[in-house]
RNA sequence: CAAAUUUGCUUCUAGGGUUCCGAUUUAGCUUUGAGUUAAAUGUCUGGUCCGAGAGAAGCCGCUGUUCUAACAAGACAGCUACACGGAGGGAGAAAAGCCCGGGAGAG
Numbered sequence: 001c002a003a004a005u006u007u008g009c010u011u012c013u014a015g016g017g018u019u020c021c022g023a024u025u026u027a028g029c030u031u032u033g034a035g036u037u038a039a040a041u042g043u044c045u046g047g048u049c050c051g052a053g054a055g056a057a058g059c060c061g062c063u064g065u066u067c068u069a070a071c072a073a074g075a076c077a078g079c080u081a082c083a084c085g086g087a088g089g090g091a092g093a094a095a096a097g098c099c100c101g102g103g104a105g106a107g
Base pairs, nucleotide, nucleotide: 008059009058010057011056012055015050016049020047021046022044023041024040025039026038027037028036029035030034061079062078063077064076065075066074082102084105088100089099090098
């Protein structure tokens, strides 16, 4: 200098919009207390939903000890570092800290 491997999974949160539910508004119908149908609104707190490489926790993984004739399993201890980041494009209803992307770039 170059190449390869590892950087995984689950749950949650920051965040996100509007398919569905709810809410609100308008109009119609009705038995006029209200209910129901259609449309609009996410600059409607919400429920469902999406959701972090650089957020959290756990699991997995690796090493050592213990146990065993040995292996495996279990238990215990340790390791699991660092990480500034566009524009633009893409997907599902739509959007996003999702994906392109530990990218381009910067230091």
This is a predicted structure of a 107-nucleotide RNA (Guanidine-I riboswitch aptamer) from Pseudanabaenaceae cyanobacterium LEGE 13415. The RNAcentral record of the sequence draws on Rfam. Its Rfam family is "Guanidine-I riboswitch aptamer". Rfam's curators write: This family represents a conserved RNA structure found upstream of the ykkC and yxkD genes in Bacillus subtilis and related genes in other bacteria.